[in-house]
RNA sequence: AGAGUUUGAUCCUGGCUCAGGAUGAACGCUGGCGGCGUGCCUAAUACAUGCAAGUCGAACGAGAACGACGGUAUUUAUAUCGUCUAGUAAAGUGGCGGACGGGUGAGUAACACGUGGAUGACCUACCCCGAAGAGCGGGACAACCUGUGGAAACACGGGCUAAUACCGCAUAAGCUCACGGCUUUUAGAAACAUGUGAGAAAAACUCCGGUGCUUCGGGAGGGGUCUGCGGCCCAUCAGCUAGUUGGUGAGGUAAUGGCUCACCAAGGCAGAGACGGAUAGGGGGCCUGAGAGGGUGAUCCCCCACACGGGAACUGAGACACGGUCCCGACUCCUACGGGAGGCAGCAGUAAGGAAUAUUGCACAAUGGGCGAAAGCCUGAUGCAGCAACGCCGCGUGCCUGAUGAAGGCCUUCGGGUCGUAAAAGGCUUUUCUGGCUGAAGAGGAUGGACAGUAGGCCAGGAAUAAGCGUCGGCUAACUACGUGCCAGCAGCCGCGGUAAAACGUAGGACGCAAGCGUUAUCCGGAUUUACUGGGCGUAAAGCGCAGGCAGGCGGCAAAGAAAGUCGGAUGUGAAAUCUCCUGGCUCAACUGGGAGAGGCCAUUCGAAACUACUUAGCUAGAGGACAGCAGAGGAACACGGAAUUCCGGGUGGAGUGGUGAAAUGCGUAGAUAUCCGGAGGAACACCAGAGGCGAAGGCGGUGUUCUGGGCUGUACCUGACGCUGAACUGCGAAAGCGUGGGUAGCGAACGGGAUUAGAAACCCCGGUAGUCCACGCUGUAAACGAUGUCCGCUAGGUGUUGGGCUUAAAGCUCAGCGUCGAAGCAAACGCGAUAAGCGGACCGCCUGGGGAGUACGGCCGCAAGGCUAAAACUCAAAGGAAUUGACGGGGGCCCGCACAAGCAGCGGAGCGUGUGGUUUAAUUCGAGGCAACGCGAAGAACCUUACCUGGGUUUGACAUAUGAGUGGUACCAAACUGAAAAGGGCGGGACCUUCGGGAGCUCAUACAGGUGCUGCAUGGCUGUCGUCAGCUCGUGCCGUGAGGUGUUCGGUUAAGUCCGCAAACGAGCGCAACCCCUAUUGCCAGUUACAAGUGUCUGGCGAGACUGCCGGCUUCAAGUUGGAGGAAGGUGGGGAUGACGUCAAGUCAGCAUGGCCUUUAUAUCCAGGGCUACACACACGCUACAAUGGCCGGUACAAAGGGCAGCGAAGCCGCAAGGUGGAGCGAAUCUCACAAAGCCGGUCUCAGUUCGGAUUGCAGGCUGCAAUUCGCCUGCAUGAAGUCGGAGUUGCUAGUAACCGUGCGUCAGCACAGCGCGGUGAAUACGUUCCCGGGCCUUGUACACACCGCCCGUCACGUCAUGGAAGCUGGUAACACCUGAAGUCGGUGGGCUAACCUUUACGGGGGGCCGCUGCCUAGGGUGGGACUGGUGACUGGGACGAAGUCGUAACAAGGUA
Repeated sequence: AGAGUUUGAUCCUGGCUCAGGAUGAACGCUGGCGGCGUGCCUAAUACAUGCAAGUCGAACGAGAACGACGGUAUUUAUAUCGUCUAGUAAAGUGGCGGACGGGUGAGUAACACGUGGAUGACCUACCCCGAAGAGCGGGACAACCUGUGGAAACACGGGCUAAUACCGCAUAAGCUCACGGCUUUUAGAAACAUGUGAGAAAAACUCCGGUGCUUCGGGAGGGGUCUGCGGCCCAUCAGCUAGUUGGUGAGGUAAUGGCUCACCAAGGCAGAGACGGAUAGGGGGCCUGAGAGGGUGAUCCCCCACACGGGAACUGAGACACGGUCCCGACUCCUACGGGAGGCAGCAGUAAGGAAUAUUGCACAAUGGGCGAAAGCCUGAUGCAGCAACGCCGCGUGCCUGAUGAAGGCCUUCGGGUCGUAAAAGGCUUUUCUGGCUGAAGAGGAUGGACAGUAGGCCAGGAAUAAGCGUCGGCUAACUACGUGCCAGCAGCCGCGGUAAAACGUAGGACGCAAGCGUUAUCCGGAUUUACUGGGCGUAAAGCGCAGGCAGGCGGCAAAGAAAGUCGGAUGUGAAAUCUCCUGGCUCAACUGGGAGAGGCCAUUCGAAACUACUUAGCUAGAGGACAGCAGAGGAACACGGAAUUCCGGGUGGAGUGGUGAAAUGCGUAGAUAUCCGGAGGAACACCAGAGGCGAAGGCGGUGUUCUGGGCUGUACCUGACGCUGAACUGCGAAAGCGUGGGUAGCGAACGGGAUUAGAAACCCCGGUAGUCCACGCUGUAAACGAUGUCCGCUAGGUGUUGGGCUUAAAGCUCAGCGUCGAAGCAAACGCGAUAAGCGGACCGCCUGGGGAGUACGGCCGCAAGGCUAAAACUCAAAGGAAUUGACGGGGGCCCGCACAAGCAGCGGAGCGUGUGGUUUAAUUCGAGGCAACGCGAAGAACCUUACCUGGGUUUGACAUAUGAGUGGUACCAAACUGAAAAGGGCGGGACCUUCGGGAGCUCAUACAGGUGCUGCAUGGCUGUCGUCAGCUCGUGCCGUGAGGUGUUCGGUUAAGUCCGCAAACGAGCGCAACCCCUAUUGCCAGUUACAAGUGUCUGGCGAGACUGCCGGCUUCAAGUUGGAGGAAGGUGGGGAUGACGUCAAGUCAGCAUGGCCUUUAUAUCCAGGGCUACACACACGCUACAAUGGCCGGUACAAAGGGCAGCGAAGCCGCAAGGUGGAGCGAAUCUCACAAAGCCGGUCUCAGUUCGGAUUGCAGGCUGCAAUUCGCCUGCAUGAAGUCGGAGUUGCUAGUAACCGUGCGUCAGCACAGCGCGGUGAAUACGUUCCCGGGCCUUGUACACACCGCCCGUCACGUCAUGGAAGCUGGUAACACCUGAAGUCGGUGGGCUAACCUUUACGGGGGGCCGCUGCCUAGGGUGGGACUGGUGACUGGGACGAAGUCGUAACAAGGUA
């Protein structure tokens, strides 16, 4: 520091995801040790049990017991007394402490917290310092004794008593209050000096040292209150508020204050966010980050709040009190049912909840706290130990040598590689471990150590006790094998898995970390992806439709002042811990000690005065005004005008008109359309008219008048910053729409009809209502667009145009607009470019992935339609922008091709042949499937072939190789017999080579053979196709951020990317062409077997010839083209071979080869028979025909190219013929197949299912072959089917071609209508490129890239999920109204009771107190109507997702109606 992921590729935008760090964690697997830390994040849920706050006898009264000893009584038992226990324990009065320490985070959005101040508005026990004092009296109450009630808790009555408990009086340095008053300082006091009056103190104990007590003043530390500033979310919470805001007075408090009350006033808060809602303890810090920030608030420290829920006060220096009190409530427990008791959010512990969090431990030895004079007691604070890899840190699980690179595992191309010096083996060490011995510091002057027999030390033993987890497709370090077969599974994102998976599972190996490793969750980072640092808004998300304008923000030139901001110095503070640096202590580290630094938008103070703000007084360049001109569809109202459409009246006229792609509906003999005249009415204003003008935008177009807004130019006369922007707010705002009332010619949603169509709810046509028009009112939206907010300044030019000014015409200069091309610059690119999207400034608005959704809910507006504001759940890994290359288009341009057209002959109909589909079958083996499968593999299935079926056999096999063993009458041949054959069988016969070892052969065994079994989507090779189309690329350079472009485009030209010219290209390669073969002409040479002969024909070989070379025209006078000459041939002469980069996962595992898989008495192999030849049908390719351009009969002419020895086979003879016989000749220019046929000559048939046609069938033959039944070919005789030229559609061919005619060859025993060749006869037509098909080049659009057989939309149907509405049902929260109202404070009352003081006649009275009663307040409870917010809900709305469902075709190309 980045990376992956949108695309065929690219750049950009943009989201998602990953690598890092962290954690009070949890889970999975694993686990040796130690140190230091940490450990209920959930139920502030409920708690058994124990402990967590007591202490003081030196404040006070009182005061046991057990036990021991002794005595007395007594028979022991026992009783009693004394001493010790002991002035001890327990209880009580009294004092101090239980307000600290410890826990928790529920509540709290607040002066709760942080920080800085204020207190002139306050308090402070214990402690310290200072001053002054403590005199004299009095009366009680606990304990105790006794009585009563009660189950208990406890309560009550009577009696006794002490005090540092309580009370009175005295005294008053000082204090308090009232009044008077001096000084000083203040915003206002306190204070101080002082006068008068009034008032209030005390406690004793003692070891005699002291410790306590009272009052006052001060200190230290602690606290209360007030206040500036700071720190969360929602505006779909916008208005809130009656003690509310202020005043006066009073009450209350330690103290200010509506804190409370009475009265008076009507204020107070709020867009700088009041009120309401949601959430939340705050801070130091912690995590992360380069930082700014973001997240967080465990452990430690500070503050706050709370203590079962709620309320309340009492005591006290301090509480409204965690282990105090009272009351209400819920819950739990006890109960004798009458009543009572309780509060772990202290430490342990239990239950519950939960993914999850420890011991009912030891000790007060240390530190600290309470009490005490002290000893000491108490202390779950604390110090320690226990449990937990929960975290951080450290250590170890050995070290060295050791190659035959052992065994074994895994892989393998079988050679080897790897685990791997790893192991074994040898040597060494002992951290750790085990055993034994010893043994701390922490502890102070001394005793006393929970930890602890711990840490540490010494000795001994022995490599001994100690390694796992995750990952290995990319990101991301690490690869193979097997298994699996879109299954099982993986996955953080992209994505893997459908038979060769480095992605699943296992194994081997590797990589990473290591007593841990992974996963999950959460936070920061990466993310400049909320952008302060540090982003954007023409097209990616994003400029409000436009304007006016309050608040706010910002603001020209020069000066003075003051000093708020700003800058500097000083001071204070910013607790400690943490952090950084330095330096110490534990062996190191973690941890920890010391020192320094750092940390604020803080406060005070002193200074500076440039800038901003402020004040004062000025200036004129901004802004505004004045004056003089100018242009204009700027706005409003009124009036007027002509053309045209329609309608009405009349005339002429007579059959159609209208409309469309074509039609029809419609109109028309009741007279249309057409045409002429007249009239009516509404709407809109041709030409002018323009890149033109005006307006803020919407928008504005005949003419005139009136009213009215704005702009521009010129002058530089006036004002003197008066300015810019603008959240709210207000106004304007196309079309459609709404309301009321008019109006209505044309047009025209809806609607009706006619067409089109599979349908046609559309497009087209005929009609036609709202509406369009006017007035008034509403609506408030548009692709309201320049998809570009307003304003100001600055930054090259060229050109057109509108309005003005200067200028002598023009040119030119200048201001303001409207356009266009372009510099710099900007930009992802496209593009923008003084009318900026450039460079800067001011202000506003808006954006933050796609979908859900501009939707729901809520609110506001509207008559309604609807508008404005505006989410979430859920879901996706993208959605996008610009540009690139292709492909495609019912886009365009140019150009080719038997592509169409023009022709000729066919196919499609018939019969037959062949192939295919289908069907059938035991099997009808397999493959080929639009073009580019279908007379294709197959150049030839009776057996064989043969792969299929049935049946019968064989199992190292029909065939190959190797090793071992065996074998001499062996290998081999083989009779009889069985059998369909294969095979079995075996009479009998019977070998070879040799270096003499043996080999070969055979048998057995083991390895293996074999497979036309699967995968052509694992492959090689070969082939088809686009296409013999003219294309496909590269190097260097140049252009572009890049994909890529250029070159290869363009202008010509060509069959051609053929050539020429131009040109940021210059060259080159694969293709084209040429080189090769055949053929046409010719020369030369040679010549057998060709020829009667020969220089000729012919055959073979070597040459020549053609190159736009020559001439004319056209052309850029280039390429070239056109015409001509010559020539056998002329512009590629004709034909062949030759097939670029690539496409189709095209074809072939069955030609061959081959990976993998499968099979092995079978999927191998042998044999016989059958099948591949089936047959209702369908298609493809052919043959033969339908006849007279013909059939038949007779005669007669002319080829080429081929084949031939297991062959071709002559003559002759036989047969009607097929054929037979025969065997000459020939390995062939010699012989032979072999008569070519159409043609020509003559004859016949005469238009018919025929003398056409030949299918089918019968009979008789021939040939091949082991064998023609399934299933061959041929011949003769007989039979004589369909068929009379073929629907839609479709094929071939442009010249020696089509067509017609025969001929040969390969395959082959035989079988050819097929295939491959050969010659003979020998045409027609091509205007032309509009259309169909295919192709090439350029261009354009694109939402396609699996590339139009593409993409893609909506309804419906089914499933899943989340969500809105909804009659209702059911919870929660906070208020309000009324009723009721505990405890308690305060107030009232004085009924009862009453020690201290006063009085008194000692009875009593007074004062005060207690109780009671009562008023206000009030927790809670009840009732009620609303508010807000959840859950649920028949039904219902849309949404998202889901496999190959249904219907259509809306969008993307002109997407077929832009």
Molecule: small-subunit ribosomal RNA
Organism: metagenome